[in-house]
Context: one part of a larger RNA
RNA sequence: GAACGAACGCUGGCGGCAGGCCUAACACAUGCAAGUCGAGCGCUCUCUUCGGAGGGAGCGGCGGACGGGUGAGUAACGCGUGGGAACGUGCCCUUCUCUGCGGAAUAGCCUCGGGAAACUGAGAGUAAUACCGCAUACGCCCUUCGGGGGAAAGAUUUAUCGGAGAAGGAUCGGCCCGCGUUAGAUUAGGUAGUUGGUGGGGUAAUGGCCUACCAAGCCUACGAUCUAUAGCUGGUUUUAGAGGAUGAUCAGCCACACUGGGACUGAGACACGGCCCAGACUCCUACGGGAGGCAGCAGUGGGGAAUCUUAGACAAUGGGCGCAAGCCUGAUCUAGCCAUGCCGCGUGAGUGAUGAAGGCCUUAGGGUCGUAAAGCUCUUUCGCCUGUGAAGAUAAUGACGGUAGCAGGUAAAGAAACCCCGGCUAACUCCGUGCCAGCAGCCGCGGUAAUACGGAGGGGGUUAGCGUUGUUC
Numbered sequence: 001g002a003a004c005g006a007a008c009g010c011u012g013g014c015g016g017c018a019g020g021c022c023u024a025a026c027a028c029a030u031g032c033a034a035g036u037c038g039a040g041c042g043c044u045c046u047c048u049u050c051g052g053a054g055g056g057a058g059c060g061g062c063g064g065a066c067g068g069g070u071g072a073g074u075a076a077c078g079c080g081u082g083g084g085a086a087c088g089u090g091c092c093c094u095u096c097u098c099u100g101c102g103g104a105a106u107a108g109c110c111u112c113g114g115g116a117a118a119c120u121g122a123g124a125g126u127a128a129u130a131c132c133g134c135a136u137a138c139g140c141c142c143u144u145c146g147g148g149g150g151a152a153a154g155a156u157u158u159a160u161c162g163g164a165g166a167a168g169g170a171u172c173g174g175c176c177c178g179c180g181u182u183a184g185a186u187u188a189g190g191u192a193g194u195u196g197g198u199g200g201g202g203u204a205a206u207g208g209c210c211u212a213c214c215a216a217g218c219c220u221a222c223g224a225u226c227u228a229u230a231g232c233u234g235g236u237u238u239u240a241g242a243g244g245a246u247g248a249u250c251a252g253c254c255a256c257a258c259u260g261g262g263a264c265u266g267a268g269a270c271a272c273g274g275c276c277c278a279g280a281c282u283c284c285u286a287c288g289g290g291a292g293g294c295a296g297c298a299g300u301g302g303g304g305a306a307u308c309u310u311a312g313a314c315a316a317u318g319g320g321c322g323c324a325a326g327c328c329u330g331a332u333c334u335a336g337c338c339a340u341g342c343c344g345c346g347u348g349a350g351u352g353a354u355g356a357a358g359g360c361c362u363u364a365g366g367g368u369c370g371u372a373a374a375g376c377u378c379u380u381u382c383g384c385c386u387g388u389g390a391a392g393a394u395a396a397u398g399a400c401g402g403u404a405g406c407a408g409g410u411a412a413a414g415a416a417a418c419c420c421c422g423g424c425u426a427a428c429u430c431c432g433u434g435c436c437a438g439c440a441g442c443c444g445c446g447g448u449a450a451u452a453c454g455g456a457g458g459g460g461g462u463u464a465g466c467g468u469u470g471u472u473c
Stems, first nucleotide, its partner, number of pairs: 001473004006469005013345006019338002021303001026301003030298003035062003040059002043056005069256003078181007087173002092169008100134004110123005140149003154161002182228003189219003194216008231253004235246004258279005281292004309335001311334003317331001318329004348378004358369004382414001383410006392400001417462005422443003428457005438445002
């Protein structure tokens, strides 16, 4: 000098754009953050102009594996980059084929119970795009090549929307490998599923992934193992570059969801707002038993030098469901707070010498603040008041918002501070103090003439900021 997710002190007019718990992955009151479909199904309630319209719990389907948060763990095929073969892929696209006949239940509802509650038991009976059987099988799967196995679902306003099997595509994902990826040797040996093989199991798939048997291997001074630290990258910052430091916001990947473990469902999870078990914590309880998980958005306590509103809207973009109308969406878009940063603007312009008054200095003549002020002539950015008033939306639909912009009016009117002045380093005198009080980044100032302390006048620098502290180069 540059930079900052900064903090602190003094000060503070406006706008645009961005940013805003770096600390306790500490604990959380309250509200909201994932629903939707009646064009799958039965039941029930309300209204009714008897045409119909609307609601409720439930079965069923799709979605809750996305989006959003955090960085605890992880030194690893985790990430980056470049390759690979033994895989899967709901929704979407293309092509071919099919969609026949039956059956038994069950929730809701009703009856009777248990329980404080959460919830739950028995009986009767009901529907389906829920479940099951038979048939059929061009592709499909298995095969000893003889053969064996395997599917479907209907709805409707008659336009369509669906269902099953197969092949291909697209997208997304799982897996493997080369290379790169912090420090410590005051960590030198580590390893028994360990290293390899065979058979088997398991998986969508390869593989000690798992298991039985066999062999004794495998890694390591080119640093194994252990310990400490750490999410990685695109990037950011500094620099002429090389290099160093760093990984906030935005984007890609990974990991995690009170702590630990586990599987279920599913195309996809071993699942943030799903389930089960154990633990800690909090809450309810009739003491028998139950409920919960903000590292979602706000917000609270706590910690801290320190970091915001318990806001508006689905108008736009995008997502889920739905034929659609539409519903949901703290994603998102906006508004609020904060000089936290960057950028822009303003706090007036011209003229004005009797060089006014006043302050300060003085060799007492004067010098300086200083065209500075006053005065005169103007202007109105921003602000304030009034009116008008968008684009963003395409036929409709605008939270923002009566916002931005535009026009008129108003009066110089409402708007300047901070640090420094011994050298480094731009800027000097007087007074007070007297090694005191104090200053200080380094050198160093102060013990009676201090340009270094405190005040004043003057001056220098930056400017809605200025200085200090911290960190990096």

Small-subunit ribosomal RNA, 5' domain from Chachezhania sediminis, 473 nucleotides, folded computationally.
Its mean pLDDT, the model's own confidence on a scale to 100, is 87.